Source information
Bacterial large signal recognition particle RNA from a Chloroflexota bacterium, 282 nucleotides, folded computationally. Lineage of the source: Bacteria > Bacillati > Chloroflexota. It matches the Rfam family "Bacterial large signal recognition particle RNA". It is annotated as a non-coding RNA gene. Its family is annotated with signal recognition particle, plasma membrane targeting and SRP-dependent cotranslational protein targeting to membrane, signal sequence recognition in the Gene Ontology. Rfam's curators write: The signal recognition particle (SRP) is a universally conserved ribonucleoprotein involved in the co-translational targeting of proteins to membranes. Of the family's consensus pairs, 85% are formed in the model. It was read from a public genome assembly, where an Rfam model found it. The coordinates come from a structure-prediction model, not an experiment, and the mean pLDDT is 77.
RNA sequence: UCGUGCUAGAUGGGGAGCUAGCGGUGCCCUGACUCCAUUUCGGUGGCUGACCCGCAACCCGCUACAGCGGGGUCGAAUAUCUUUUCGAGGGGCGCACGUUUCGGGACUGUUCAGUUCGUGUGGCGAUGAAGGUUGGGUCCGGCGCGGCAAAAGCCGACAAACCCCGCCAGGGUCGGAAGACAGCAACGGUAAGUCGUCACUUUUGGGCGCCGCCGGGGUACCUGGCUGGAGUUUACUGUUCAGGACAAGCCGGGGCGCGCGUUUCGACAAAAGGGUGCACGA
Numbered sequence: 001u002c003g004u005g006c007u008a009g010a011u012g013g014g015g016a017g018c019u020a021g022c023g024g025u026g027c028c029c030u031g032a033c034u035c036c037a038u039u040u041c042g043g044u045g046g047c048u049g050a051c052c053c054g055c056a057a058c059c060c061g062c063u064a065c066a067g068c069g070g071g072g073u074c075g076a077a078u079a080u081c082u083u084u085u086c087g088a089g090g091g092g093c094g095c096a097c098g099u100u101u102c103g104g105g106a107c108u109g110u111u112c113a114g115u116u117c118g119u120g121u122g123g124c125g126a127u128g129a130a131g132g133u134u135g136g137g138u139c140c141g142g143c144g145c146g147g148c149a150a151a152a153g154c155c156g157a158c159a160a161a162c163c164c165c166g167c168c169a170g171g172g173u174c175g176g177a178a179g180a181c182a183g184c185a186a187c188g189g190u191a192a193g194u195c196g197u198c199a200c201u202u203u204u205g206g207g208c209g210c211c212g213c214c215g216g217g218g219u220a221c222c223u224g225g226c227u228g229g230a231g232u233u234u235a236c237u238g239u240u241c242a243g244g245a246c247a248a249g250c251c252g253g254g255g256c257g258c259g260c261g262u263u264u265c266g267a268c269a270a271a272a273g274g275g276u277g278c279a280c281g282a
Stems, first nucleotide, its partner, number of pairs: 001282006009074003012030004020063005035046004051071005081273005089265007097257008107249002109246004114241001117238001120236002122233003131227008139216006145209002148205006155196004164189003172181003
């Protein structure tokens, strides 16, 4: 130096999370071989669970040398190890913007009703304000009057076979006669009763009345007399005070998106350095 065999070792990596800590399954990022597409054949893009089996997230297995058990491949060299650079990507913290949601409601704003004053406008006012005083009405009660309604009476008409009246034909009775007596119908009238109605009388009734008298009441309104001698009203603006609601502005918390700063970990890639076993044979 070459060949054969064996061993150490390697057989993706990272982030977050979980964990006392380490690793794995799971999630996310990257990503070789192979494969696919394309190609100026240098490459570019895509895909992928980076050897297989079993275990495993309300977990599985370990213990600082930190997955366990079984099998396969490569194998002491362009592997592997360390450091640096780059940097996909992830995490923490902070800030800004946008959006969404929840809460707050002292401030700004919107709105609702109340309140003070009476500037301005308007109304009333020397044909006399406010105020004072006095009387009346509206109001309540009683009585009276009127009216309305009802009833009764009066009035008129009708209305009694007989047990109502008058008058009583005929007929009846008494009488010798003259005459007398009782008396039905008819006629006339009347009672109980029925019907009717303007008016009139009486009684009763009422949420009837620009009516009268008496008494009561005294908030409100209206009206008159006397006094008084210039204000009065709050209708609309305005103003004072506080209250309720809305919550758009505002304040605060959370979520999401995007950007910046900082920090942390960091794949792939690049550079530099370190660096090596055993046996046999030639």